[in-house]
Lysine riboswitch aptamer from uncultured Negativibacillus sp., 164 nucleotides, folded computationally. The model forms 98% of the base pairs in the Rfam consensus. The RNAcentral record of the sequence draws on MGnify.
RNA sequence: GAUAGAGGCGCACUUUUCAUGAGUAGCAUAGGAUAAGGCUGCCAAAGCUGUUUGAGUCCUUUGCAAAAGGGAACGGUGCCGAAGGGAGUAUUUCGGCGAAUACUGCCCUGGGUGUGUCCUGAACAAGGGCGCAACUGUCACCGCAUUUGCGGUGAAGCGCUAUC
Numbered sequence: 001g002a003u004a005g006a007g008g009c010g011c012a013c014u015u016u017u018c019a020u021g022a023g024u025a026g027c028a029u030a031g032g033a034u035a036a037g038g039c040u041g042c043c044a045a046a047g048c049u050g051u052u053u054g055a056g057u058c059c060u061u062u063g064c065a066a067a068a069g070g071g072a073a074c075g076g077u078g079c080c081g082a083a084g085g086g087a088g089u090a091u092u093u094c095g096g097c098g099a100a101u102a103c104u105g106c107c108c109u110g111g112g113u114g115u116g117u118c119c120u121g122a123a124c125a126a127g128g129g130c131g132c133a134a135c136u137g138u139c140a141c142c143g144c145a146u147u148u149g150c151g152g153u154g155a156a157g158c159g160c161u162a163u164c
Base pairs, nucleotide, nucleotide: 001164002163003162004161005160008080010079011078012077013076014075016073017072018071026064027063028062030060031059032058033057034056037049038048039047041097042096043095083109084108085107086106087104088103089102090101091100092099110136111135113133114132115131116130117129118128119127120126138155139154140153141152142151143150144149
C1' cells in the first nucleotide's frame, strides 16, 4: 500500500401498509364584529390589489374535507467514519436573515442505552446539541492467573484484526 473482516436493540437510504397529523388547514353557505390596509418563509425593495360599492382579520352555524414532515410493522439496498453534528462554498431573486439541496482528505463524535437541559416538532412520539451515569467493543500499559482469562488505568476510528 492492497484485499477481507469485527463491535450490535450497529448506521444510513427506501417501496408498501397502518395509525397520528385531524374533523385540523383549506373550500363553500348563512350571520355577526372589526377594519385601512392586504398578498410572498421574515424584513426591505419591486409588483399586484383594496380604502365605506370595504380588501383583509376574528367569531358562530351548516356541508365537504386534505397534505407534508415525523412515527410503527414486514421487506429491500448500501455499508462499519458506517453515519451524525459544526463551519465554509454554491444554488433556490437584486439585498439581509432563515430554510432546503449539493460539495469540502477543515473541526468534533468508537458504539448503543438511560438521564438532565436546550432546540426542532401537532405531540406526551421522534430527532439533534451539550452534560452526566453505568454498559459494551478495540488497542496500549500494569497486576494476578497461566485452559488463553480476570482486574485496574488510559487512549481514540487517519483506530483495530487477518492475509498478501
Background
The source organism's lineage runs through Bacteria, Bacillati, Bacillota and Negativibacillus.